Predicted 3D model of a 478-nucleotide part of an RNA (small-subunit ribosomal RNA, 3' major domain) from a metagenome.
Rfam family: Bacterial small subunit ribosomal RNA.
The coordinates come from a structure-prediction model, not an experiment, and the mean pLDDT is 86.
The RNAcentral record of the full RNA draws on SILVA.
Context: one part of a larger RNA
């Protein structure tokens, strides 16, 4: 100086309170721990590991275990020597790599029975190659404290010094924001603001959107002429600054209140100072060092990562009447489509099939929103709740669904009656709650991102649990 204190003092934060919805019991997804295995590849570890790397493990992936193969090697450079274009079809043997044959094709340029050069292939050499070890040798990336306000420096100043002062102090603020005062005066790195998107209005534009007038038109339709007004679309502005008004106050600001789509930072979002955890990660790349070198490489065939007495996170479905079925009927936004999205018809009880129409997309197509309303019914029961299990038949992807896929049919109907100790989200279009879509991807989402549709309860308060910021003090601790 700082850490630290079941010291102190101001002060913040869904930290607590006041609410409302969960976790934790039930069954299932899924991560993990453990045990198991021939292997169930690795890594991640309170908070800050566990639906986390992994935004797709059936083969591939893949790194793991058997087993079969190869040793200049699957990939890649540089040189020597030989041989041939390179390819392209195809038998045979094999679980495949593999390995052995047949046919076909017959590169270019010269000086031309040869030489050069490209490419293959074999062959020898130097390098290869290693998801092998060390995140305690690293870069770069990331997480966390924490979008907390704080962390510094330059010159003066004090102090022998180590430092202090500035940064303390009165007030204010979301905020070291500002404002007063001060041996300080000023400055960086944060804070804000500058971007983005949303909310309100103007103005260009007018298709592939839009339709108020006017015309046609239709079973109904912006369906047609046509409008350029409205919504929309997407460029360019404008708009909010405590600007105005009262009140307190030196002053910053506070607190009411007009206008106004929007008020005191309008909402969201991108952005993370110094630095902490020898935090993560050498399996995302890079990279010192150390192992490995007929193997720790490397192919390949199948198995495994999918195992199951158990424990735990993380969720998804319920336990039923604000519910469940049937029947009708209304209303989004954001996406995504050419190796694709596929309509209309038609077939099937469905998942799908056929079909192929139109779209490179504001034009077509995915595509039906769903809770929602309107009626019928079910009458408190393990049920017309639940929907797991297993059984039959199927449908689809893909070379293949045996371990191991995802739907569907019909039948089968477990546990669960709201969940102990504890525990966890959330402050407003938010919690709940409905459903869209999207990345990954042949195929497979209860997970993740993301969009909208309905749309609440509290918040007296800061005593007290967690974490933090300032001042201050105690210290035998660095």
């Nucleotide at each position: 100086u700082g850490a630290c204190g079941g010291g102190g003092g101001c002060c913040c934060g869904c930290a607590c309170a006041a609410g409302c919805g969960g976790u934790g019991g039930a069954g299932c997804a899924u991560g993990u721990g453990g045990u198991u295995u021939a292997a169930u590849u690795c890594g991640a570890a309170g908070c800050a590991a566990c639906g986390c790397g992994a935004a797709g493990a059936a083969c591939c992936u893949u790194a793991c275990c058997u087993g079969g193969g190869c040793u200049u090697g699957a990939a890649c450079u540089g040189c020597g020597c030989a041989u041939g274009a390179c390819g392209g079809u195809u038998g045979c043997a094999g679980a495949g790599a593999u390995g052995u044959g047949a046919c076909u094709u017959u590169c270019c340029a010269c000086u031309a029975u040869g030489u050069g050069g490209a490419c293959a292939u074999g062959u020898g050499u130097a390098g290869a190659g290693g998801u092998g070890c060390u995140g305690c040798a690293u870069g770069g990336c990331u997480g966390u404290c924490g979008u907390c306000a704080g962390c510094u420096c330059g010159u003066g100043u004090c102090g022998u010094g180590a430092g202090a002062u500035g940064u303390u102090g009165g007030g204010u603020u979301a905020a070291g924001u500002c404002c007063c005062g001060c041996a300080a005066c000023g400055a960086g790195c944060g804070c804000a603001a500058c971007c983005c998107u949303u909310g309100c209005c103007u103005u260009u534009a007018g298709u592939u959107g839009c339709c108020a007038a006017c015309a046609g038109g239709u079973a109904a339709a912006g369906c047609u002429g046509g409008g350029a007004a409205c919504u929309c679309u997407a460029g360019a502005g404008g708009g909010a600054c405590u600007g105005c008004c009262c009140g307190g106050g030196c002053a910053a600001c506070c607190g009411g209140g007009a206008g106004g789509a929007a008020g005191g930072c309008g909402g969201g979002g991108a952005c993370g100072a110094c630095g902490u955890c020898a935090a993560g990660a050498c399996c995302u790349c890079a990279u010192g060092g150390c192992c490995c070198u007929u193997a720790u490489g490397u192919c390949c065939a199948g198995g495994g990562c999918u195992a199951c007495a158990c424990a735990c996170g993380u969720g998804c479905u319920a336990c039923a009447a604000u519910g469940g079925a049937c029947g009708g009927u209304g209303c989004a936004a954001a996406g995504c489509g050419a190796c694709g999205c596929g309509a209309a018809g038609c077939c099937g009880c469905g998942a799908g099939g056929u079909g192929g129409a139109g779209c490179c997309a504001a034009u077509c197509g995915c595509a039906g929103a769903a809770a929602g309303c309107c009626g019928u019914u079910c009458u408190c029961a393990g049920u017309u709740c639940g929907g797991a299990u297993c059984g039959c038949a199927g449908u689809c992807u893909g070379c293949a669904a045996c371990u191991c896929g995802a739907c569907u049919g019909c039948g089968u109907g477990a546990a669960g009656g709201u969940g102990g100790a504890a525990u966890c989200g959330c402050u407003a279009g938010u919690a709940a709650u409905c459903g869209g879509a999207g990345a990954u991807c042949a195929g497979c989402a209860c997970g993740c991102u993301u969009c909208g549709g309905u749309g609440a309860a509290u918040a007296c308060g800061u005593u007290c649990c967690c974490g933090g910021g300032c001042c201050u003090u105690g210290u035998a601790c660095a």